[in-house]
RNA sequence: AGAGUUUGAUCCUGGCUCAGGAUGAACGCUAGCGGUGUGCUUUAUGCAUGCAAGUCGAACGGUUCUAGCUUGCUAGAAUAGUCGAACGGGUGAGUAACACGUAAGUAACCUGCCCUUAAGUGGGGGACAACCUUGGGAAACCGGGGCUAAUACCGCAUGUGGUGCCAUUACACGAGUAAUGUCACUAAAGCAGUAAUGCGCUUAAGGAGGGGCUUGCGGUCGAUUAGCUAGUUGGUAAGGUAAUGGCUUACCAAGGCUAUGAUCGAUAGCUGGUCUGAGAGGACGAUCAGCCACACUGGGACUGAGACACGGCCCAGACUCCUACGGGAGGCAGCAGCAAGGAAUUUUAGGCAAUGGGGGAAACCCUGACCUAGCAACACCGCGUGAGGGAUGAAGGCUUUCGGGUUGUAAACCUCUUUUAUCAGGGAAGAAUAAAAUGACGGUACCUGAUGAAUAAGCUUCGGCUAACUACGUGCCAGCAGCCGCGGUAAGACGUAGGAAGCAAGCGUUAUCCGGAUUUACUGGGCGUAAAGAGAGCGUAGGCGGUCCUUCAAGUCGGAUGUGAAAUCUCCCAGCUUAACUGGGAUAGGUCAUUCGAUACUGUUGGACUUGAGGUAAGCAGGGGGAAAUGGAAUUCACGGUGUAGUGGUGGAAUGCGUAGAUAUCGUGAGGAACACCAGAGGCGAAGGCGAUUUCCAAGGCUUAUACUGACGCUGAGGCUCGAAAGCGUGGGGAGCAAACAGGAUUAGAUAUCCUGGUAGUCCACGCUGUAAACGAUGAAUACUAGGUAUAGGGAGUAUCGACCCUCUCUGUGCCGAAGCUAACGCUUUAAGUAUUCCGCCUGGGGACUACGGCCGCAAGGCUAAAACUCAAAGGAAUUGACGGGGGCCCGCACAAGCAGCGGAGCGUGUGGUUUAAUUCGAUGCUACGCGAAGAACCUUACCCAGACUUGACAUGUUGGAAGUAGCGAACCGAAAGGUAAGUGAACUGUAAAAUCAGUAACCUUCACAGGUGCUGCAUGGCUGUCGUCAGCUCGUGCCGUGAGGUGUUUGGUUAAGUCCUGCAACGAGCGCAACCCUUAUCGUUAGUUGUUUUCUCUAGCGAGACUGCCCUGCAAAACGGGGAGGAAGGUGGGGAUGACGUCAAGUCAGCAUGGCCCUUAUGUCUGGGGCUACACACACGCUACAAUGGGUGGUACAAUUGGUUGCAAUGGGGUGACCCGGAGCCAAUCCGUAAAGCCAUCCUCAGUUCGGAUUACAGGCUGAAACUCGCCUGUAUGAAGCUGGAGUUGCUAGUAGCCGCAGGUCAGCACACUGCGGUGAAUACGUUCUCGGGCCUUGUACACACCGCCCGUCACGUCAUGAAAGUUGGUAACACUUGAAGUCGAUGCGCUAACCCUUUUGGGAGGCAGUCGCCGAGGGUGGGACUGAUGAUUGGGACGAAGUCGUAACAAGGUA
Repeated sequence: AGAGUUUGAUCCUGGCUCAGGAUGAACGCUAGCGGUGUGCUUUAUGCAUGCAAGUCGAACGGUUCUAGCUUGCUAGAAUAGUCGAACGGGUGAGUAACACGUAAGUAACCUGCCCUUAAGUGGGGGACAACCUUGGGAAACCGGGGCUAAUACCGCAUGUGGUGCCAUUACACGAGUAAUGUCACUAAAGCAGUAAUGCGCUUAAGGAGGGGCUUGCGGUCGAUUAGCUAGUUGGUAAGGUAAUGGCUUACCAAGGCUAUGAUCGAUAGCUGGUCUGAGAGGACGAUCAGCCACACUGGGACUGAGACACGGCCCAGACUCCUACGGGAGGCAGCAGCAAGGAAUUUUAGGCAAUGGGGGAAACCCUGACCUAGCAACACCGCGUGAGGGAUGAAGGCUUUCGGGUUGUAAACCUCUUUUAUCAGGGAAGAAUAAAAUGACGGUACCUGAUGAAUAAGCUUCGGCUAACUACGUGCCAGCAGCCGCGGUAAGACGUAGGAAGCAAGCGUUAUCCGGAUUUACUGGGCGUAAAGAGAGCGUAGGCGGUCCUUCAAGUCGGAUGUGAAAUCUCCCAGCUUAACUGGGAUAGGUCAUUCGAUACUGUUGGACUUGAGGUAAGCAGGGGGAAAUGGAAUUCACGGUGUAGUGGUGGAAUGCGUAGAUAUCGUGAGGAACACCAGAGGCGAAGGCGAUUUCCAAGGCUUAUACUGACGCUGAGGCUCGAAAGCGUGGGGAGCAAACAGGAUUAGAUAUCCUGGUAGUCCACGCUGUAAACGAUGAAUACUAGGUAUAGGGAGUAUCGACCCUCUCUGUGCCGAAGCUAACGCUUUAAGUAUUCCGCCUGGGGACUACGGCCGCAAGGCUAAAACUCAAAGGAAUUGACGGGGGCCCGCACAAGCAGCGGAGCGUGUGGUUUAAUUCGAUGCUACGCGAAGAACCUUACCCAGACUUGACAUGUUGGAAGUAGCGAACCGAAAGGUAAGUGAACUGUAAAAUCAGUAACCUUCACAGGUGCUGCAUGGCUGUCGUCAGCUCGUGCCGUGAGGUGUUUGGUUAAGUCCUGCAACGAGCGCAACCCUUAUCGUUAGUUGUUUUCUCUAGCGAGACUGCCCUGCAAAACGGGGAGGAAGGUGGGGAUGACGUCAAGUCAGCAUGGCCCUUAUGUCUGGGGCUACACACACGCUACAAUGGGUGGUACAAUUGGUUGCAAUGGGGUGACCCGGAGCCAAUCCGUAAAGCCAUCCUCAGUUCGGAUUACAGGCUGAAACUCGCCUGUAUGAAGCUGGAGUUGCUAGUAGCCGCAGGUCAGCACACUGCGGUGAAUACGUUCUCGGGCCUUGUACACACCGCCCGUCACGUCAUGAAAGUUGGUAACACUUGAAGUCGAUGCGCUAACCCUUUUGGGAGGCAGUCGCCGAGGGUGGGACUGAUGAUUGGGACGAAGUCGUAACAAGGUA
């Protein structure tokens, strides 16, 4: 620091996703050790049990009660009292607030214990607990009587002081402080000690630390919350408080807050800081630290220096527990622990040894604060699981092209070490003090020794992003997935294995935050077309603002002081073996406060200026606006005249109108609306918009000149006004046009387009609506930055008699264009350039210009404006293609012009379909269908039935066997194959010999394997078809473009041709075209088997010839075209071979080859028979015909290609014939093979015929083991359909079409097919409008699987979220009325009353208390509303879903832009 993902590719915009870091985490798999931290984020849910706040006998009485006993000692308990319990510890519910942070103020305050200072501490009194006694109660506890102490309580004295009133002075001043004086009021407690003295107590002043209150500034969201407020805001007086204050009360006034966001709602403890980030920021607020708030929920006060009090009290409520039912008790958000909830969070531990706290004079006691240990890989940090050597690269695994590769120096094996582990020995610091004593942790850390490689590795991933690849299994299944996406039989993406990569006692996943994201843009974005400029103006607040001088110093800048706690972060140093961790030091950190300065800029004060703005004068142009009047042309209607059968309308028609007289034409009249020509890229207006003429009213602009004012300006949230068309209301008007509607057409349909009619409306007046692609898709204003040209309005100069012309200039409207900008397109003084100011708006697509709420509207509707859910895109510009019922140019038997056909009939062949045991398989628009098949009776043959074989019909290797062996094989079974099998019977080599021993070949047997026309042509090779013999397809370098790409290859000509020429930012080149090759036409020459008898023809070679070479002409020139000469042939002479880059997943696994899969006594092999030949039918290609240009019969003439020994076969003979007998000749220019149409003659005379020959019967011939299924031919007889073929469609441009026969391959036989050959031999082409196909250029595109494309809406089905809804049911906060606990305060207090006073000793008084009443008051009740959830029959639209239905709206002129 980036990457993936929209496209065929590109650039941009824009979202989504990933790589990083982090966590109080959780889950899965795994797990050796240590250190340091951290550990209920959820139910502020409920809690069993234990502990968490006590202490003091040196304040005190009784010596009271208990225990131990040493019998007068020790320890403890209870009571009243002192101090503490307001700290420490927990939690984050509430709180948007002076709660917190920061900086100030307090002249408006308090402060126990502590420190300093000054003064004092005299003398009295009356009680109450404990205790004794008695009563009630289950208990908790309570009541009566009696005794008693104090540092408990109460008077009196004294008054350093303090307080209050008054007076004076000083200082400060908005308030007050200090000093002096008179008067009045106001304190105290003792204890210990032999003592010294110490600890206390009272009053006052000061300090330190702690707190209260007040203020400036700062930090959340929502305007679909816009108004809130009656103690409310202020004043006076009083009360209250430590203290200010509506804090409270009475009275008076009517204020106070708010767009700089009040009120309301939602959320939230705040901060130091933490995480992230380059930073600015963003998110968070665990642990640690500061502050706040809370303590079951709500209210209240008491005590006290301090509380409205976590482990205090009272009351109400909910809940739990005890109960003798009368009544009581309780509050873990302290430490442990339990239950519940939850994905999830620990021990009912040890100790006060340390640090700290409370009490005490102290010893000491208490301390779940704290220090430790335990549990948890929860986090961070550190260590280890060994190190070195070791190749035959072991075995095993995996893989393989079978050679190998890999695991892999990895292991084994050898040498070494001992961190760790185990055992043993030693053993701390933490401990303070004058000294001693004191350690929970802990026999811990640490040190030493011994043993022994010993005790210790997993997790995730491996398609791209992203490091890491193979095999098998699976077969759109199972599954994966963060995004793109994998999986449909060869998956590097699923699962497993091997291997590899990464991290490592962890690894991965999930969740959340920041980053990347400049994707909210302060740093640091945009708005013509991608999201985004309000339809336009006026103008309030606000923001911004010309030139010069001046004042101040608010902003701004600088210095100083204070503060910004510590911890954290950064840097340096140090301590634990290192690190984490900890300690020391130093920086840094601000919208801060105070103060001193500076004054350029902004601001402020005062003054001046004229260029911005306004104004004055003189002119000018204009469809600018409003009102009134007037005019002509046209349409329609009415009346009248002429006139007769149609008219009108369309692509073509029809509806309509018309003999009751239309249309047409003439005249007159009525009425409404709009204003031809002028008219222009022109004018005016803020926009919407404005068009006949005249008059009236008022407005804006421009030019020229310039007295005057003197910044008066620009923009503009809210607000106000204007605002096309359509629409709405009321009243008019209504000619034409014309939604709706009706009819006629079109159509599969046609609720459209077209036609005939036609109502609202269009028009006027007055209101409303307030929206448009209200567009320049471009907010307003100002300044600056090359030009050229046109046009509208004005001015000046020059010129002229004058008008033009020409030059300059201001304002407007256009076009072209430089720099610059832009993603590109494009914009360019009328900016989208360069800058400034202000406003509006945008932040992925859809949902959604929607819902709900609010405001506006008569309504229609408008303005404002979400979410759930869903997708990974949506989009802009440009590029290359493809396509278009877009355009231009050109070509082709493409059409046209012709000739002959096909489509109708019969037959042949092929295909589909059907049938069948099987009708084997393939080919399926052009580019399948007389195709594979150049020939299915058996064979072929792959199919079916039946019968057989199993190392096999065929190949190679291998194990074992074997001489009466291999081979031959009578006979039997059988349809054959096959099976059984008598008999006969070997070969070669070695060895002396032998059939007998060994081996080879052959045979039998075993195992490997053979075999497969089984599957996949969508795994393939090769070959082929097609576009298309169309003229195209590309490359190198250069140039242009951000890029895809372009250029070249486009332009103008020309050609059969990207053929050639010309021009040109291109210059060249390649594959194609052409040529080279074969053949044919002419000639020469050489040779010659054969023909003929040679002049020649022919055959085979070798050459020549044709090149626009020559002449004329057209074009600017060239290329080239046109004409001509010569020539056998003339412009490629004719024909062939030759097929660019590529397209169609085109065809072929059945020609062959081949990967993978499948079968292996069968999907292999053999045999017989059957089938491929079926037959209601449909199509394709042919043959024969329908006849006289013909048919029959007779005679007669002329070819070429080609084949022949398992062959072709002559002469001759037989047969009506097919054919037979026979065999000369020929391995071929030698022999064999009748050419037919044609010509000559004759019959037939237009008919189902002397046309046509199907079909059928009989008799024959040939091939072949075999002719039934199922061959061909002959003869005789039979004599079907058919009289020229609908829509449509095929071939052909010259030796061509058509007609005619001949030959060949295949082949035993079978040819209407195919491939060749010759004979005869035409017609027509004006031309390119149309059809089809193709090429080039251009244009549009939402297509790129490329129009057989894409794509929209209803309906039907399923799923999901959501709105409405009669309602139903919760929650929250207020309000009104009512009731009202505790309690403070107030009133009363006839009842009760020790201290003080008086007194006659009875009592009285002061004061107090109970009780009662009042105000307030938590809570409860009732009520109507508000806000907000859940749910609801039904209903609305939305999103998504595999191949559903109906149409075809959009994208091309998308077929009606």